[in-house]
Context: one part of a larger RNA
RNA sequence: CUGGGCGUAAAGCGUCCGCAGCCGUCCUCGUCAGUCUGGCGUAAAAGCACGGAGCUCAACUCCGUGUACGUGCCGGAAACUGCAAGGAUUGAGUCAUUCAGAGGCAUCUGGAAUAUCGUGUGUAGGGGUAAUAUCCGUAGAUCCACGAUGGAACGCCAAAAGCGAAGGCAGGAUACUGGACAUGUACUGACGCUCAGGGACGAAAGCGUGGGGAGCGAACGGGAUUAGAUACCCCGGUAGUCCACGCCCUAAACGAUGCGUGCUCGGUGUUGGGACUUUAUCAAUUGGUCUCAGUGCGUUAGCUAACGCGGUAAGCACGCCGCCUGGGAAGUACGGUCGCAAGAUUAAAACUC
Repeated sequence: CUGGGCGUAAAGCGUCCGCAGCCGUCCUCGUCAGUCUGGCGUAAAAGCACGGAGCUCAACUCCGUGUACGUGCCGGAAACUGCAAGGAUUGAGUCAUUCAGAGGCAUCUGGAAUAUCGUGUGUAGGGGUAAUAUCCGUAGAUCCACGAUGGAACGCCAAAAGCGAAGGCAGGAUACUGGACAUGUACUGACGCUCAGGGACGAAAGCGUGGGGAGCGAACGGGAUUAGAUACCCCGGUAGUCCACGCCCUAAACGAUGCGUGCUCGGUGUUGGGACUUUAUCAAUUGGUCUCAGUGCGUUAGCUAACGCGGUAAGCACGCCGCCUGGGAAGUACGGUCGCAAGAUUAAAACUC
């Protein structure tokens, strides 16, 4: 290399968009490039296979016959692939009518609570812990009442619920805006799938500039604990956490499970639609049955080393991409690219077991 694999043993890029490339629905007709086939040529010798011969045998050497893949030319076939032409609608998209949602972004706004400040009341404690102490308090604390200021987060609703490609998204209102589902089947007519490079997004922490700073709180200071205690507990507390703009680009970025399409028992919840039906008078409502799309549970067959998965597959298949190849050294060194830096990314070897 091939073969074999990638939920947990090594292995799915964090996610999406997407050029090239690869792959691609049904029917008709043509062509004959791929494909298959006949003939002719080429396919050195050695080698190889079979038969025989020569060295005493063998190795070795020699003779005869045969042989693959490949490739050129001239014919032939036309199912499949390609190409050319025409058509179709089920894939894909458009349109119309509904419709659910913490999807995104911006502005405005609300109440509870914490903190601080002011005023009043009031007097000796408060706070904290397993127990203490540091700490706060007679310069009047804690507690209570009223008022003010400021920042951050949104109780109940709330759910195995919903939305989003992922990261993620939750008080309320408004404006703008993305996507999905269902129903109709009016339109286009394969316009599709995947995607190396490339592009965009990407929690938290971190970085730059300027704001902001209530609570929390790395670092740091103090008090305890302890043999020690650079910790766990307590009192404080800076960066940070918040906002704007610009970077960083990582994660147990997890379903540790790439994307798309088709096929393959029955059961039970739930979310959003649709159809029929029921309560019989129409309507609303409730319930029932069926169905489409999502989201859960438990299972059949099947799969799996087992655990488990099981129409949301890890079953049965196809297309395309990514990745793995004993442990350590090492996701390191060197070099390249990117970054303000931190570092990220790409990525070895010696040596060793």